[in-house]
RNA sequence: CCGUGCUAGGCGGGGAGUUAGCGGUGUCCUGUACUCGCAAUCCGCUCUAGCGAGGCCGAAUCCCCGCUCGAGGGACCCGGUUUCUGAGGCCAGUACGCCGCCCGCGGGCGACGAUGGCCAGGUCCCGCGCGAUGGUCGCUCGUGAACCAGGUCAGAUCCGGGAGGAAGCAGCCUUAAGCGAUUCCGACCAUGCGCCGCGGGGAAGCCUGGCCGGAGUCCGGGGGCGGCGGGAACGCUCGGAGGCCGAUCUCGACAGCGGGUGCACGG
Numbered sequence: 001c002c003g004u005g006c007u008a009g010g011c012g013g014g015g016a017g018u019u020a021g022c023g024g025u026g027u028c029c030u031g032u033a034c035u036c037g038c039a040a041u042c043c044g045c046u047c048u049a050g051c052g053a054g055g056c057c058g059a060a061u062c063c064c065c066g067c068u069c070g071a072g073g074g075a076c077c078c079g080g081u082u083u084c085u086g087a088g089g090c091c092a093g094u095a096c097g098c099c100g101c102c103c104g105c106g107g108g109c110g111a112c113g114a115u116g117g118c119c120a121g122g123u124c125c126c127g128c129g130c131g132a133u134g135g136u137c138g139c140u141c142g143u144g145a146a147c148c149a150g151g152u153c154a155g156a157u158c159c160g161g162g163a164g165g166a167a168g169c170a171g172c173c174u175u176a177a178g179c180g181a182u183u184c185c186g187a188c189c190a191u192g193c194g195c196c197g198c199g200g201g202g203a204a205g206c207c208u209g210g211c212c213g214g215a216g217u218c219c220g221g222g223g224g225c226g227g228c229g230g231g232a233a234c235g236c237u238c239g240g241a242g243g244c245c246g247a248u249c250u251c252g253a254c255a256g257c258g259g260g261u262g263c264a265c266g267g
Base pairs, nucleotide, nucleotide: 001267002266003265004264005263006262009057010056011055012030013029014028015027020046021045022044023043024042034054035053036052037051038050063260064259065258066257067256068255072251073250074249075248078246079245080244081243082242083241084240085239086238087237088236091235093234094233096229097228098227099226100225101224102223103222105220106219107218108217109216116212117211118210119209120208121207122206123205124201125200126199127198128197129196130194131193132191133190134189135188136187137186138185140181141180142179143178149174150173151172152171157166158165159164
């Protein structure tokens, strides 16, 4: 060095969780790795290992050790970012309201004279008048009395010897109270009335007219700046909870590199 037969060993590992602790079942990662039975109010064990039964490989790609890399998990709650939430109001930044200034835009008025100033009148108030409307009364017209209104009173009645006289119903005429009509005329009262008139008052605004003066002025929306205000929608400050990323610590699969590990017989 080669061959044969064996042995140690291997036939997955790891994080968290559970547990006094360890391994396993369960979960997650890695990635391919013998079979069967058992096991979460769980199973086995007590120091390196799941327990029981069977099978295969076997001293190296495979077993053991060290280093590197590092999937992934955990701790901490350190930093960043983001979501939700509680509180605050001298942080007043955005937004909101009011005011002022500036810029530019659109439109209107303006040398046929703007904004502005002065004057007069109106609009406003008070009183009076006039008119209008409505009401009441008068005036006018109509109607209107079985008797208790008037006139005239047929017939009838009464008095009288007669002449004559008296009272008087119906009818006719008239009229009182009352009822109705009319609104021509008159009086009085009232008024959510009037391009009405007269007198008085009158702060501002508006309208009309006149005068002065000689160039801007008004409205709308926009942007910027400044001041003030209140409130807590956003920002801001303080706090709580969660997600993601990073830092620190910790465990660490897979992979890479290096090293290590037999026995017997024969040639």
About this RNA:
This is a predicted structure of a 267-nucleotide RNA (Bacterial large signal recognition particle RNA) from a Thermoleophilaceae bacterium. Its mean pLDDT, the model's own confidence on a scale to 100, is 75. Lineage of the source: Bacteria > Actinomycetota > Thermoleophilia > Thermoleophilales > Thermoleophilaceae. Its Rfam family is "Bacterial large signal recognition particle RNA". On this family, see Rosenblad et al., Nucleic Acids Res 2003: "SRPDB: Signal Recognition Particle Database". Rfam classes the family as a non-coding RNA gene.